[in-house]
Notes
RNAcentral holds the full RNA, with entries from ENA and SILVA. Predicted 3D model of a 596-nucleotide part of an RNA (large-subunit ribosomal RNA, domain I) from Actinopolyspora mortivallis. The prediction has a mean pLDDT of 80.
Context: one part of a larger RNA
């Protein structure tokens, strides 16, 4: 020195555990903000710090409810000083306070800082100083004021002032819009793909978007939209490569339909025109008036909303047409308009009521003895409860020890939902129907078309349908669009206006579940974690769990400067001693054996 063996050291694998994660299901809830948010900084306790709570009223203040003996959060003990049956601590609800920064908004600024104006108050002899309130910008509305130019208009417009209402920002997921890659794949690469993805940006909501056929379909029919399963990796498309990839139909979830524009009538207003008396003032008759008419633009009200086309207007017919008041120049008859009452009709809102849920809680059955052991919940014996034998804890394995569980029960206050009736207010309706029609209306720089693009399964193709840019540019129901170029027939529909719940997406909370993980796993994070640390910055981003049932965490003695150890003591165990459960291997020693 090597090999072997025994005993150790080191190390932290393995086993077991779990205060943390992951996935999924169900239920509930879903916007917040100038009344200052989200998120922070700094403070705040008798005693240093982290976390949590709170805000100069600062481990807390007030009120209401619950609860019932201890309490002054936690790491985390110790000391001190207190509170509490006159009900504390604690839990729930409502309110109050809420420094400074932050949209940040009096001005500034290198966020949490600096400096002001005005009004009121405090303090001082006075100033400095302190406290409370207020002062940003943009938009709408109302009122006040009010130019220049043009030289004819006005309570004109711009501008200014005051008041009032609103906006701003956040929400890292989900939604809609505007922009929009490349790596990559095609085994290279350019069309193509990745992908309308990532990313940037605007805007909104608790959902958003879409939505009530100018739709599909095929000679039979369906009947808004959305979502799921299927149709189907089909039909297609495609350097016919890689790839991309429908629809019809069928089955489900959920279901809901409405309002306008125009024609026509009335009123108001602007402009134009007109001097007509044979126009017009609702109709008839009579009287009276006569700057009242006509055309056109705009505004308001009525009317009207459809595709077996609908409506307006006119004409005819049938049925209905309560009552009172006022009014349309006057009187009578009729008619119209406005209002009250009555009748009819449908919808939403508010208040109150009932009912259910959520936000604290409360009640809640039934076991002893012996034995092993440190400890009984194990074993033995004898019992009990069960609408409760899910689960967790307790010194090993507990239906009957504890918390719970099944089942019941509970809210002053706040919030959410449901129900039908009533009250008050608001809206609509107050003629309806049928027939006829050479009248009028039925959404225009629109549809269509040319050119250039985009989007559809569809890459320019035979390329419809949809959208955008640009140019051109119709028709009004005897119209127009679509049914995959185009034409005819046939069929379906009625564009160029608007709104619309639910089924769907996502998040948070509460609860359940797991052939999910068990500390190199599972979240990056079981531990002071988005922390330490790194980076100018955007950003990157950890390591680290386990004594024991209970600290009972080794009084005292000895060696040592200490570290550490030996006794003694605790404990079931100390070879469980804070580097602590188990304690593998590499690696390092010591003894012994053998070999060189």
């Nucleotide at each position: 020195g090597g090999c072997g063996u025994a005993c150790g050291g080191u190390g932290g694998a393995u086993g077991c555990c779990u205060g943390g994660g992951c996935a999924u299901c169900a239920g509930a809830c879903g916007c917040u903000g100038a009344g200052g948010a989200a998120g922070g900084a700094c403070g705040u306790g008798g005693g240093a710090g982290g976390c949590c709570g709170c805000g100069a009223u600062a481990g807390g203040c007030c009120u209401g409810g619950g609860g019932g003996a201890g309490c002054u959060g936690u790491c985390a003990a110790c000391c001190g000083a207190g509170c509490u049956g006159u009900g504390a601590u604690c839990c729930c609800a409502g309110g109050g306070u809420g420094u400074c920064c932050g949209a940040a908004u009096g001005g500034g600024g290198a966020a949490a800082c600096c400096c002001g104006g005005c009004c009121g108050g405090g303090g001082u002899g006075a100033u400095g100083c302190c406290c409370g309130g207020u002062c940003a910008c943009c938009g709408g509305u109302g009122c006040c004021u009010g130019a220049a130019c043009a030289g004819u208009g006005g309570u004109a417009u711009a501008g200014g002032g005051c008041a009032u209402c609103g906006g701003g920002a956040g929400g890292c997921a989900c939604g809609g819009g505007g922009g929009g890659a490349a790596c990559u794949g095609a085994a290279a690469c350019a069309u193509c793909u990745c992908a309308g993805u990532a990313c940037c940006u605007c805007c909104a909501g608790g959902a958003a978007g879409a939505g009530a056929a100018a739709a599909c379909a095929a000679c039979a029919g369906u009947g808004a939209u959305u979502c799921c399963c299927u149709c189907a990796g089909u039909a297609g498309u495609g350097g016919u490569g890689a790839g991309c990839g429908a629809a019809c139909g069928g089955g489900g979830a959920g279901c809901a339909g409405g309002c306008u524009a125009a024609a026509c009538c009335g009123g108001g207003u602007g402009c134009g025109u007109g001097g007509g008396c044979g126009a017009g003032u609702c109709g008839g008759c009579a009287g009276a008036c006569g700057g009242u008419g006509c055309g056109u633009g705009c505004c308001c009200g009525g009317g009207g909303u459809u595709g077996u086309g609908g409506g307006a207007g006119u004409g005819u017919g049938u049925g209905g047409u309560g009552u009172c008041u006022g009014u349309g120049c006057u009187g009578c008859c009729g008619c119209g308009c406005a209002g009250g009452c009555g009748c009819g009709u449908g919808u939403g809102c508010u208040c109150g009521a009932g009912u259910g849920g959520u936000g604290a809680g409360c009640c809640g059955a039934a076991g002893g003895u012996g034995u092993u052991g440190g400890a009984a919940g194990g074993c033995a014996c004898c019992g009990g409860c069960g609408c409760a034998g899910u689960g967790g804890g307790u010194g090993a394995g507990a239906c009957c020890c504890c918390c719970g569980u099944a089942g019941g029960u509970g809210a002053a206050c706040a919030c959410c939902g449901c129900u039908g009736g009533g009250u008050g207010g608001g809206c609509g309706u107050g003629c309806a129907c049928a027939c006829a029609u050479g009248u009028c209306c039925c959404g225009a720089g629109u549809a269509g078309c040319g050119c250039g693009g985009g989007g559809c399964c569809c890459g320019g193709g035979a390329a419809a349908u949809c959208c955008c840019g640009u140019g051109u540019g119709a028709a009004u129901c005897g119209g127009c669009c679509a049914g995959g170029a185009c034409c005819g027939c046939c069929u379906g529909g009625u564009a160029a206006g608007c709104c619309u719940a639910a089924a769907u997406a996502c998040g948070u909370c509460u609860g359940g579940u797991g052939a999910c993980c068990g500390a190199u796993a599972g979240u990056g994070g079981a531990u002071g974690u988005g922390u330490a640390c790194c980076g100018u910055g955007a950003g990157g981003g950890a390591c680290u769990g386990g004594u024991g049932a209970a600290a009972a965490g080794u009084a005292c003695c000895c060696c040592g400067g200490g570290a550490g150890g030996g006794g003694a003591g605790u404990g079931a165990a100390a070879g469980a001693g804070u580097u602590c459960c188990u304690g593998a291997a590499a690696c390092c020693g010591u003894g012994c054996g053998c070999c060189c």